Record summary
This is a predicted structure of a 351-nucleotide part of an RNA (small-subunit ribosomal RNA, central domain) from an uncultured bacterium.
Context: one part of a larger RNA
């Protein structure tokens, strides 16, 4: 160089677009840069190899010979890469008609429940818990009834369901809006695939201004438990935050612990969506392919557990990633952040 590997042992980037980069359908034609043959210069000598010889042998010398990585021209050959013309439609991408969906923003509107606030009945207790105490209540509480107020989250429908890259999406309406799928084979002629860097997004917790606050609650008060109890579980309170709006963090067990794209490899079962066949026509019903989401399972993989067309089988393209455990994802520079901190990312010593 080249050979090993990343579901659970060290390893797949939190995701998506994408720039340079790598790769990259069929078919023809052309030129020969990449390759190959071939011939020629160069390629110093000495040295190393092969013959032959001087020194009694050798070491060491001498003479011919070959050899030598590359470098330059010249010829020839064209499969294969590349490069230039040309043509295809199968990858891709438009287009027409249909489709299902908690996809995302924005606005309006609603019904239970919680508290609050006024009012009516009512009269002694409520609440809590293993037990109780803290706590609320004759200034009328709990409980009921009515009326306004307030935030917050949308019960069932709810699936083993659906949608998005990804985080993540769930009451009803309306705009505004991205993607999918399926049918048509009408178009455009490879327009692709991955993608270092960049960019963009991106739970919660937390920051920054401003408003909100109705529940629940880090902290903090009290009541408990206890030998103590600056605690965990339990109660009574409670603020920050939870909620909006903007502008930051930028991290997670961000998990499928399983990068992305394409191709290929038995079956069978159950959903979800749209197509077509068949029964006159239809609900139904059956039988086909097409996509998405589960199970099981056949080779085959696997250290097994398992995986198994949604691969962890067979290939082929890029990218990130791992090379003992601890020190440490930590110092130190750098860089980003208003901090919190985040990215990069070691060594000495030790086992």
């Nucleotide at each position: 160089c080249u050979g090993g590997g990343c579901u659970u042992a060290a390893a797949g980037g939190g995701u998506g677009c994408g720039u340079a980069g790598g790769c990259u359908g069929a078919c023809c034609c052309g030129a020969a840069a990449g390759u190959g043959c071939u011939u020629u210069g160069u390629g110093a000598a000495a040295u190393c190899c092969c013959c032959c010889g001087g020194c009694u042998c050798a070491a060491c010398c001498g003479g011919g010979g070959a050899a030598c990585a590359g470098c330059g021209g010249g010829g020839c050959a064209u499969a294969c890469u590349g490069c230039g013309g040309g043509u295809c439609u199968u990858g891709a991408g438009g287009c027409a008609g249909g489709u299902a969906g908690g996809c995302g923003c924005c606005g309006a509107g609603g019904g239970a429940a919680c508290a609050g606030u006024a009012g009516g009945u009512g009269g002694a207790g409520c609440g809590g818990u293993g037990a109780a105490a803290u706590g609320c209540g004759u200034a009328g509480a709990u409980a009921u009834c009515u009326a306004c107020u307030g935030g917050a989250a949308c019960g069932c429908c709810g699936a083993u369901g659906g949608u998005g890259a990804a985080g993540a999406c769930g009451c009803u309406c309306g705009g505004c809006u991205g993607g999918g799928c399926c049918u048509g084979u009408c178009c455009u002629g490879a327009c692709g695939c991955u993608g270092a860097g960049g960019c963009a997004c991106g739970a919660a917790a937390g920051c920054g201004u401003g408003g909100g606050g109705a529940g629940c609650a880090a902290a903090c008060a009290g009541g408990a438990u206890u030998a103590g109890a600056u605690a965990c579980c339990c109660c009574u309170g409670g603020u920050a935050g939870u909620c909006c709006a903007c502008g930051c963090c930028g991290u997670a067990a961000a998990c499928g612990a399983u990068g992305u794209a394409c191709g290929c490899u038995a079956g069978a079962u159950c959903g979800g969506u749209g197509c077509g066949g068949c029964u006159c026509u239809g609900a139904c019903g059956u039988c086909g392919g097409a996509u998405c989401g589960g199970u099981c399972g056949u080779a085959g993989u696997a250290a097994a557990a398992a995986c198994g067309a949604u691969a962890a089988g067979c290939g082929u393209a890029c990218c990130g990633c791992c090379u003992g455990g601890g020190g440490a994802g930590u110092a130190c520079g750098g860089u980003c952040g208003c901090a919190a901190g985040g990215c990069u990312a070691a060594a000495a010593c030790u086992c």
Model confidence (mean pLDDT): 86 of 100.